RNAcentral holds the full RNA, with entries from ENA and SILVA. Predicted 3D model of a 476-nucleotide part of an RNA (small-subunit ribosomal RNA, 3' major domain) from an uncultured bacterium. Its Rfam family is "Bacterial small subunit ribosomal RNA".
Context: one part of a larger RNA
């Protein structure tokens, strides 16, 4: 100087408390450990690994295993030599890759040669092989915490200190006052995006108040720019005004005005650094290693195993519910080898026709909710695992190992021990919808969207993490 203390003071955070809903018990999904295996490829491992890399493992992917092949090689560059092909078609063999046979087959030319392709030889190749403790780049975490420093000056023999401390204040090293310090930088804040209000401009594919037409109904048509909306540009919020407190900064008020009030809500944005944190398997790269194999092609298998243990989820255990019939209302988005209206067939998954739409025009489209009826507390009209049978679709191919449909079957489960997680408002809880990846899909995952919509916060003693000052110190 730091770090540390079951030392002290001040302060903050869903940290505790107050509440609401979960996990831990059940079944299943998924990841991990372990075990097994020819292989169950590799990485990630307290917080900061474990629905993580993976935003799609039947083949491919694929890196693993078994087997069959190739050795200038699957692709590319250079040099030398040879050939006129390469390819296409047909055949044999084979699980395929591959091997092999037959037919056909280049261009330009000044005739020196050149172009192109194949083959041979050589040099470069190739490696998801090792080292993240040789590295770049990127990322997690402390932490969106309020800190981390510099120049000059001053103090100290020096390490270093001061500034950055103190009082008040703030979400904030935010600001004010004070001051041997005076200034400055990286952070904070603001500038950026979305959202809440209004105005101007612009009205088609959007809208419809007035006028006219028209219908079973309908912005359906003429028309219109008022309204909604869409889009660009502006306005608006600054403690600006008023009252109280205060030297000031600022705090406060069922204050005014206002759509919004004191950071309005959300996002993007992550200082100096810490963990020799993570990644050589995204990529790049030093060194080391392999070169008829640790390279590469193909068929099949595996990554999907299963006594068990853990994490994350889904569905439930029911009446604030289940089932049947009827009725209503979104937003984000996506669509051509696509979305598919409508009609028909089928109980259904789906199929056969077929309109429109590269889309403010067409299509994909809600559920919880409301009304009526029924069930009456039961392992049930709860719950849906598992299994049998019959099918549909994608795809060369659903045995290992796909999703979906129908019939039958109807397991555990009656609210879950110690313990533990999330959340302070359009939040939690609950309800459905969309998208990426994608032939299909093991999605209950991830990322978004809207619908319905709470309870509680006395307070900071305690638990956890953090900031500032101070003290002790056997550590640096």
């Nucleotide at each position: 100087u730091g770090a540390c203390g079951g030392g002290g003071g001040c302060c903050c955070g869903c940290a505790c408390a107050a509440g609401c809903g979960g996990a831990g018990g059940a079944a299943c999904a998924u990841g991990u450990g372990g075990u097994u295996u020819a292989a169950u490829u590799c990485g990630a491992u307290g917080a900061u690994a474990c629905g993580c890399g993976a935003g799609g493992a039947a083949c491919c992917u694929u890196a693993c295993c078994c087997g069959g092949g190739c050795u200038c090689a699957a692709a590319c560059g250079c040099a030398u030599a040879a050939u006129g092909a390469c390819g296409a078609c047909a055949g044999u063999u084979g699980a395929a890759a591959g091997a092999u046979u037959g037919u056909u087959u280049c261009c330009c030319u000044c005739c020196g040669g050149g172009g192109c392709a194949u083959u041979a030889u050589g040099c470069g190749a190739g490696g998801u092989g090792c080292u993240g403790c040789a590295u770049g780049g990127u990322u997690g975490u402390c932490g969106u915490c309020a800190g981390c420093u510099c120049g000059u000056g001053c103090c100290g023999u020096g390490a270093g200190g001061u500034g950055u401390c103190g009082g008040c204040u703030u979400a904030a090293g935010u600001g004010c006052c004070a001051u041997a310090a005076c200034g400055a930088g990286c952070g904070c804040a603001a500038c950026c995006c979305c959202u809440a209000u209004c105005g101007a401009c612009a009205g088609u594919u959007g809208c419809u108040a007035a006028c006219g037409a028209g219908u079973a109904a309908a912005g359906u048509c003429g028309a219109g720019g008022a309204c909604u909306c869409u889009g660009u540009c502006g306005a608006g919020a600054c403690u600006g005004c008023c009252g109280g407190c205060g030297c000031a900064a600022g705090c406060u008020g069922u204050g005014a005005g206002g759509a919004a009030g004191g950071c309005g809500g959300g996002g993007a944005u992550g200082a100096c650094g810490u963990c020799a944190a993570a990644u050589c398997a995204g990529c790049a790269c030093g060194g080391c290693c392999c070169u008829u194999a640790c390279g590469u092609c193909c068929g099949g298998g595996g990554c999907g195993a299963c006594a068990c243990a853990c994490g994350u989820g889904u569905u439930a255990c029911a009446a604030u519910g289940g089932c049947a019939g009827g009725g209503a209302c979104a937003g984000c988005g996506g669509g051509a080898a696509g979305c598919c209206a409508c009609c028909a067939a089928g109980c259904g998954a789906u199929u056969g026709g077929g309109c429109g739409c590269g889309g403010a025009a067409c299509c994909c489209g809600a559920a919880a909710c409301c009304c009526u009826g029924u069930c009456u507390c039961a392992g049930u009209u709860c719950g849906g695992a598992u299994u049998g049978g019959a099918g549909u679709c994608u795809g060369c191919a659903a045995c290992u190992c796909g999703a979906c449909u129908c019939c039958a079957u109807g397991a555990a489960g009656c609210u879950g021990g110690a313990u533990u997680c999330g959340c302070u408002a359009g939040u939690a809880a609950u309800c459905g919808c969309g998208c990426a990846u994608c032939a299909g899909c093991c999605a209950u995952g991830g990322c978004g969207c809207g619908g319905u919509g709470a309870a509680u916060a006395c307070g900071u003693u305690c638990c956890c993490g953090g900031g500032c000052c101070u003290u002790g110190c056997a550590c640096u």